This is a predicted structure of a 1398-nucleotide RNA (small-subunit ribosomal RNA) from an uncultured bacterium.
[in-house]
RNA sequence: GAGUUUGAUCAUGGCUCAGGAUGAACGCUAGCUACAGGCUUAACACAUGCAAGUCGCGGGGCAUCAUGGGGGUUGCUUGCAACCCCUGAUGGCGACCGGCGCACGGGUGAGUAACGCGUAUCCAACCUGCCCUUCACCGCGGGAUAACCCGGCAAAAAUCGGACUAAUACCAUAUGUUGUCCAUUGACGGCAUCCAAUUUGGACAAUAGGCUUAGCGGUGACGGAUGGGGAUGCUUCCGAUUAACUUGACAGCUGGGUAACUACCCGCCCUGCCAACCAUCGAUACGGGUUCUAACAGGAAGGUCCCUCACACUGGAACUGACACACAGUCCACACUCCAACCGGAGGCAGCACAUGAGGAAUAUUGCUCAAUGGGCGGAAGCCUGAACCACCCGACUACCCUGCAGUGAUGACAAGCCCGAUGGGUUGUAAACUGCUUUUAUGCUGGGAUAAAAGGGCCCACGUGUGGGCUUUUGCAAGUACAGCAUGAAUAAAGACCGGCUAAUUCCGUGCCAUCCGCCCCGGUAAUACCGAAAGUUCGGGCGUUAUCCGGAUUUAUUGGGUUUAAAGGGAGCGUAGGCCGCCCCUUAAGCGUGUUGUGAAAUGCGGGUGCUCAACAUCCUACUUGCAGCACGAACUGGGGGGCUUGAGUGCGCGGAAAGUAGGCGGAAUUCGUGGUGUAGCGGUGAAAUGCUUAGAUAUCACGAAGAACUCCGAUUGCGAAGGCAGCUUACUGUAGAGCAAGUGACGAUGAUGCUGGAAAGAGUGGGUAUCGAACAGGAUUAGAUACCAUGGUAGUCCACGCGGUAAAUGAUGGAUGCUCGUUGUCGGCAUUUGUGGUGGGUGACCAAGAGAAAGCGUUAAGCAUCCCACGUGGGGAGUAAGCCGGCAACGGUGAAAGUCAAAGGAAUUGACGGGGGCCCGCACAAGCGGAGGAACAUGUGGUUUAAUUAGAUGAUACGCGAGGAACCUUACCCGGGCUUGAAGUGCGGAGGAAGGAUUCCGAGAGGUUGAGGCCCUUCGGGGCUGCCGCGGAGGUGCUGCAUGGUUGUCGUCAGCUCGUGCUGUGAGGUGUCGGCUUAAGUGCCAUAACGAGCGCAACCCCCGUCUUCAGUUGCCAUCGGGUGAUGCCGGGCAUUCUGGAGAUACUGCCACCGCAAGGUGUGAGGAAGGUGGGGAUGACGUCAAAUCAGCACGGCCCUUACGUCCGGGGUUACACACGUGUUACAAUGGUGCAUACAGAGAGUAGGUGGCUUGCGAAUGCCAUCCAAUCUUUAAAGUGUGUUUCAGUUUGGACUGGGGUUUGCAACCUGACCCCAAGAAGCUGGAUUUGGUAGUAAUCGCGCAUCAGCCAUGGCGCGGUGAAUACGUUCCCGGGCCUUGUACACACCGCCCGUC
Repeated sequence: GAGUUUGAUCAUGGCUCAGGAUGAACGCUAGCUACAGGCUUAACACAUGCAAGUCGCGGGGCAUCAUGGGGGUUGCUUGCAACCCCUGAUGGCGACCGGCGCACGGGUGAGUAACGCGUAUCCAACCUGCCCUUCACCGCGGGAUAACCCGGCAAAAAUCGGACUAAUACCAUAUGUUGUCCAUUGACGGCAUCCAAUUUGGACAAUAGGCUUAGCGGUGACGGAUGGGGAUGCUUCCGAUUAACUUGACAGCUGGGUAACUACCCGCCCUGCCAACCAUCGAUACGGGUUCUAACAGGAAGGUCCCUCACACUGGAACUGACACACAGUCCACACUCCAACCGGAGGCAGCACAUGAGGAAUAUUGCUCAAUGGGCGGAAGCCUGAACCACCCGACUACCCUGCAGUGAUGACAAGCCCGAUGGGUUGUAAACUGCUUUUAUGCUGGGAUAAAAGGGCCCACGUGUGGGCUUUUGCAAGUACAGCAUGAAUAAAGACCGGCUAAUUCCGUGCCAUCCGCCCCGGUAAUACCGAAAGUUCGGGCGUUAUCCGGAUUUAUUGGGUUUAAAGGGAGCGUAGGCCGCCCCUUAAGCGUGUUGUGAAAUGCGGGUGCUCAACAUCCUACUUGCAGCACGAACUGGGGGGCUUGAGUGCGCGGAAAGUAGGCGGAAUUCGUGGUGUAGCGGUGAAAUGCUUAGAUAUCACGAAGAACUCCGAUUGCGAAGGCAGCUUACUGUAGAGCAAGUGACGAUGAUGCUGGAAAGAGUGGGUAUCGAACAGGAUUAGAUACCAUGGUAGUCCACGCGGUAAAUGAUGGAUGCUCGUUGUCGGCAUUUGUGGUGGGUGACCAAGAGAAAGCGUUAAGCAUCCCACGUGGGGAGUAAGCCGGCAACGGUGAAAGUCAAAGGAAUUGACGGGGGCCCGCACAAGCGGAGGAACAUGUGGUUUAAUUAGAUGAUACGCGAGGAACCUUACCCGGGCUUGAAGUGCGGAGGAAGGAUUCCGAGAGGUUGAGGCCCUUCGGGGCUGCCGCGGAGGUGCUGCAUGGUUGUCGUCAGCUCGUGCUGUGAGGUGUCGGCUUAAGUGCCAUAACGAGCGCAACCCCCGUCUUCAGUUGCCAUCGGGUGAUGCCGGGCAUUCUGGAGAUACUGCCACCGCAAGGUGUGAGGAAGGUGGGGAUGACGUCAAAUCAGCACGGCCCUUACGUCCGGGGUUACACACGUGUUACAAUGGUGCAUACAGAGAGUAGGUGGCUUGCGAAUGCCAUCCAAUCUUUAAAGUGUGUUUCAGUUUGGACUGGGGUUUGCAACCUGACCCCAAGAAGCUGGAUUUGGUAGUAAUCGCGCAUCAGCCAUGGCGCGGUGAAUACGUUCCCGGGCCUUGUACACACCGCCCGUC
């Protein structure tokens, strides 16, 4: 810096990522070289080999080797060879005595929280082998012992006895330069103790030789150097859920001990010592230089290298020695392993290598050499050296190099192939292929003892006699290595991870909440840029990823550098101890502080510079650094110390007015309940409604008297007092305290405050009282699905008092205390002064605001502002204020107070919505009022269910169900059964070979289809074309899936009044404002107001129909006037006045009047007008919601089928039927049914048609003639009216179902059409809960027409007119909606979220 809490926002807060690092491990991959590194785990057990020896110039010796000498034998010969014996004589030398070394080097980090380490200082309180300087000495004696030899025991390891012998082994003694000690003297220094040169005397203390030329060695002593020992200051992890620890413990004295100081040890005396500045205890851990990270401050680590410490199977102990309490020494004990003859012995890899293991994710060779560097011994040569050097293995710590270059390909895209895509094309990609060049590296051959390498031996020279120089000689592990030359030939050399965001980089296939992925958010449920593959891309590169751990980011423990009203966080309050902090002035000091300087701060490392390996890493040299500690000098502002002063902080004093401050006592009235008596009679009481309860044994009510306990009406409030809890009738006493006023006296006496002490509501608890009311528990009554509750009736503890306990509350202002500073306005309480004012000045208590700060809400002189001091508290949520421990308590319980596993959030403030059985305002046939229905019957129709071979499929709350369908007998048709076809039923491109196309007729078949085949082409530029069946290819076809991939269309909220934008303003922001408020409207309609001003989509208007009028035009319409004619009729001539038809206009705007109102506007039986306040109806549907409906109307992405999920045909089905629902029709009758007579419409349609007249038939219909392509014909409405009949019944109601007979459409009427006639005549007598429509030409009622259509299951749908009502007080309630406001833990938005039980 980013991701992640939200619909979005700000802030808080956690989680996660990007970076760097590692003694790492794992996965994939790997060419070379250099350099560095390699058991982090079991300080687990360990076979084997090696890792410490050396000196013969200390000694005795001679097992072995060599040489010499002597003797012998043999061979051969006169000195050779071999063999044997003797001889330590010589070189040497196993074992032994002795000296030095073995305390170094090497390993490990178990222990240790310590003077262990680091750093600084000190030792007048100490030691120091080998080495160096100086001085002195090395005299004289003695006794043993190992080896060897003899013997014993024994398995072994070993050991015992006897005898012999040497030394630089051991012992005694002389001397004492000198040293130590004692006594004595006591200069100088210091002066409290001291320090101590010097003088004298006494005591004690030495030794070793070998070889002989030099040189080596030994002893004593002063000193040096080196190494070690000790003391002190400071620093050095976590835990207080470890608060007290300690008896050699603190100090002193006498003694002992030590190299030396010391309780280091012993005896005695005393009672101290340490600790909140963290003792003691527990846990963890070697420490440092340094390493990693970080801007710094810090944080984490301590592997390799260097320094110190500690350890050597575990524990303990000493010996030797200059040094050890000793890794490859000794003794003892334990455990373990091994050997054994069972008596007894041996051992210690945390040395090197390694094997066997073991543990583990995990770490190497039983290598070479002492050539170099270094160590031990030695005079030296030299010997030893798993220290060390070098190599091997592993291994990407780090670094360098390489895996080619050029041309052409190319004036480039068609190399092939892969992938994407689909008229084109893109990409891999100039990449390759092809040609030429080069050779680091590779392979082969050849050269190369380079460098590291100086030193040793010998000889010579110089001088300072152990140094330097010269000559010569010897020595190489690595290694035939580095390096160089030649040849061959691009030949030998590139992978890993990632590609949703963070985070650079995308497409296709497969899969289908499966398999998987995941660092966090998250992805995957059929179109996955997130899984698995592929292709492309990105990034890094001999590496790349993953895991683990550390730092960073994290200002997320905040010193630098944070917080606590509401996010986690102020202790419930006061007093006060330690502590940290503290007013003004002067003098002084120099601890803190500052400056300068000195010493130290090892080397390595790191930084800067130089040099050497071909470069680099690496190595090496130099400078600066090492921020620390200590010393010295100077300074004096600030802090601290000392001294002196001051008064403003603080406290004291005097009087004043004040308060529900506290404690104890006394007094009062009203109310309540109870008791007694009176009056009085049937209920009282209680609730939403009731009941339990009380009451004729007299309640409730009412009057009088009495008793008891508790609480104090009004006054009384943003009132007052108190530290908080808290405090209220009146009064008395005592106690405490704030305030203002005065200015006498003290002189910083102060603020805060861990531990501590005290107060501390209500409930609780102990003892003793008291008990009127109220009232946990409890009882019965209600409510309820239940009701261990809410309601009601009773009622115990308690509520009250006294004395003790407990110690908690949302103990809140959710705001610790103190002090100072910083604009104002306005109340109020109690003072003071006063010029008496709407004024002044202190203290308290409220409200609103400026600046400011705050995430915002809000705070704002009573701060949450600006500062200082002190205390308390928090560090994601949950687990949990829980567990265990400890402390307190009679108990209840309180205080202190974790962890594991778990989540990616939890939480704050504000915003927009949605919601609320929240509020306000308003509207709608929403309720109400009224009329008619549905729900009951029969039938029609749709749906569910069931059934079926199939009963195709869709629509399913409102917003599916007489819906798509505005016409299912075949067709439709998508379903089922059966029979056929496969380039296919239809369309299209190309190629091939043919032919007119087509087809009367015959036969087979259920049909599709097959067979037969009379007759039978056109155009032409002569190339061919049109048309058509067959074969093949491209491809068709699908009412198959997905409406949750889509377009288009539609329903609904809703014809509800809303939904937005630009600019401005405002807020950190999401957002707000505008669009809110008042009035008004059908309306976000308008007016007023206004940080808003305007605008858009909606509303309204513009459009169509109806209603009135004017004008124009009159045929098929009309007929007033004129004429003709008829039985009659606009029938005819004629006319266009009227009706009507078709155009064009007018009219209505709250315009006028009255009243109300600022206005907009409203009201009116107002006027006028055909119509009055939108005149009635229609079309018109904002932003959006429901993943609403439709892939089956159509179109379309993807998937699926292809002799079938395509297509043709016959038949069947969609019409089934115990049942359920929706929508309708007809009825149940007299406002009716029925017979006869009779009046008045509108809107439509019509030639495969509508019909008229006449004929036949009871009728549906039928035959003949005629008319209309339509203002001409079809063309006549019905209810109504008039008049008969019927008389309340299952009827002259109702017409279902059924029987018989017919008509008609059609290829066909069985499943399954409609209609007619005759017969027959079912249920039904107005319909439960519930529910629906419409506010006027509406409901109701009556008929007429049209589309589809051969016909029709139409009672449906869409239209038309006739007759023609009732009611609306009103907005409490139901439903739906709009605006404002409020709450919210909801945002998939209450059909939400979420808690508990099972």

RNAcentral holds the sequence, with entries from ENA and Greengenes. It matches the Rfam family "Bacterial small subunit ribosomal RNA". Gene Ontology terms of the family: ribosome and structural constituent of ribosome.